[in-house]
Context: one part of a larger RNA
Formats: sequence, C1' cells, structure tokens
RNA sequence: CCAUUGUUAAGGAACUAGGCAAAAUGACCCCGUAACUUCGGGAGAAGGGGAGCCUGCGCAAGCAGGCCGCAGUGAAAAGGCCCAGGCGACUGUUUAGCAAAAACACAGCUCUCUGCGAAAUCGUAAGAUGAUGUAUAGGGGGUGACGCCUGCCCGGUGCUGGAAGGUUAAAAGGAGAGGUUAGCCCUUGAGGCGAAGCUUUGAAAUUAAGCCCCAGUGAACGGCGGCAGUAACUAUAACUGUCCUAAGGUAGCGAAAUUCCUUGUCGGGUAAGUUCCGACGCGCAUGAAUGGCGUAACGAUCUGGGCACUGUCUCAACAAUGGACUCG
Repeated sequence: CCAUUGUUAAGGAACUAGGCAAAAUGACCCCGUAACUUCGGGAGAAGGGGAGCCUGCGCAAGCAGGCCGCAGUGAAAAGGCCCAGGCGACUGUUUAGCAAAAACACAGCUCUCUGCGAAAUCGUAAGAUGAUGUAUAGGGGGUGACGCCUGCCCGGUGCUGGAAGGUUAAAAGGAGAGGUUAGCCCUUGAGGCGAAGCUUUGAAAUUAAGCCCCAGUGAACGGCGGCAGUAACUAUAACUGUCCUAAGGUAGCGAAAUUCCUUGUCGGGUAAGUUCCGACGCGCAUGAAUGGCGUAACGAUCUGGGCACUGUCUCAACAAUGGACUCG
C1' cells in the first nucleotide's frame, strides 16, 4: 500500500449524480394509533412503556417488598419510519450470462367470426386438435381491477350488404382470313386462279366472382382548420364576416414519462431549489378502449422532502486478520 473487519473527539449528509455504503430500528408483552378508504384495510401506522434474581400473597395472570450489575429479549438471531407525487390496479411473468421495469400477463370490458361433419389450426391425404365441447360454447383482434365516462367525421382504406348498369377469365362458338394442291387458264414465266382434305389463325353473339357503382359500418385503419374585424380607459373578444373541409378536438387533463422557446410566470418548501409540489394555459407537437380522467390497497419501481442514524463527509486516526515486501 491492497482486501476484509472493529472502534472513534466535535459536528451530523456539509459527501455524492443519488444517503451508494455503513449505522440505526429489531423477537415478546402492555398502552396507543392519523389522513384516506373499494369499509376489507391503512396498521407492526406513528409514538410510548416493560423485562434479571429472591421473598410474601395468589389457582393463575399478576401485585407488593427486597437484592446485584455499566448493562436483565445481559451473547447470537429478529422491521428504520414519515410526508407528497409519477407509472402500473393487485399476486404473478420476462431479456439462462450487462435491463425485473412504467414492459408482458391478468380478472373485467368490448368488437368480430362460428349452427356443428362449426369456425380456426396441423396435414398431399386419411386423419387429428377444437371437443367426447354446442353460442352462458369455441377461435381471433383490441383494451386492461374499480369509479365517472368514452364526443364529431363514412370523403380515402378496410369490412359487411346490394344488385339495375359498365368492365371482365377460361370455356363454348365459329363469320372471315392465311398456307398447301388435284385441276383449270394465256401451256412464252421463279406465271395466274384454285375445289375437297389437312393445317395456321380467328370477329360477333353467350358468360361468374371481382372491380367500377349504391348503401351501411369507428371499442374498423384512421382524421378531428385558417384569415380578418368588433364592447364608452386599456386589454380581451361572448359577436360578425370570409375561405376551405368528410368533419374541424367535445368532456376531461395540461411546461405533463408529452413544452422546442424554457431555469415559462405565480405561489409553496430552502439562507440559497435547472429538480419537486400546487396553480395558470398561446397544448412547438394532450385528449377519450392506439382509451380519457380519478382512485383505497399493492411495488427489490421512479421522483422530491423530512425524522432518526451514522467515518458518506469536514479529515483523518488507531487496531485486528489475510496479502504485498524482506529472509529462509
């Protein structure tokens, strides 16, 4: 010097990204226990007190008196607590070996498909799962306890329904056209015409779903404006005009896990606060099952504050053990 421990004056988070680490609390008995709440909880809330041995009384619990020590759950083992907020209701699950979470799941809610030889899935098939189930069932998608709610838009895309019209495949159909040549024609030429057969093509008329078309549908994919003017101080604009749109963001919440400008402004907390809490709202770029807003309980979650406690620090010291180092 390093590692692992132990103790420490005065102070007590001044350390630090952050109380990381350490300290403190601790089992049992008694008293006592708030907001809030889904009335179950919260709660071991918080905060106090007790404890050994001997004698007496007593069934016991215990009470009274006495005794000893610095110390009586005499060693060891054994919750730190409180306040406020974000997220997720909860118990669970997860990146075997850098992430345990706000991610996944979840009960509940909802949409959609499926009438049974079901839909869906595996398989070429047979067959199997679904299910020895039958719509209070099964598959798929979304949301995610509970409470209050879930606004407007169907123009685009998707899905469902419709069938009048337009378009449209194979098939069927075969008008017509081409090739070939028996033959015929001027037998002057690498001439012209050309039946049947064979062959190569091939128009119209017939014709499904689909698409176009017409409707519906948002807890389907999704979307939810701009510019001017205006009130008897000023400011602002309930009001008016105008353009565009399928419709112009409702209730809520809001500098937010979302706010660029930004350390926004005001208030609280501190002597001092880019964080935190409460408000405000010109929301760069919130918003309603891609759910919105609340919410008791819960969390090895994240954020801010406080009490207790301490070598985290002011600022370091001493000691123990094992190394390092020297000798063998």
This is a predicted structure of a 328-nucleotide part of an RNA (large-subunit ribosomal RNA, domain IV) from a Bacillota bacterium. Model confidence (mean pLDDT): 87 of 100. Lineage of the source: Bacteria > Bacillati > Bacillota. Its Rfam family is "Bacterial large subunit ribosomal RNA". Rfam links the family to the GO terms structural constituent of ribosome and ribosome.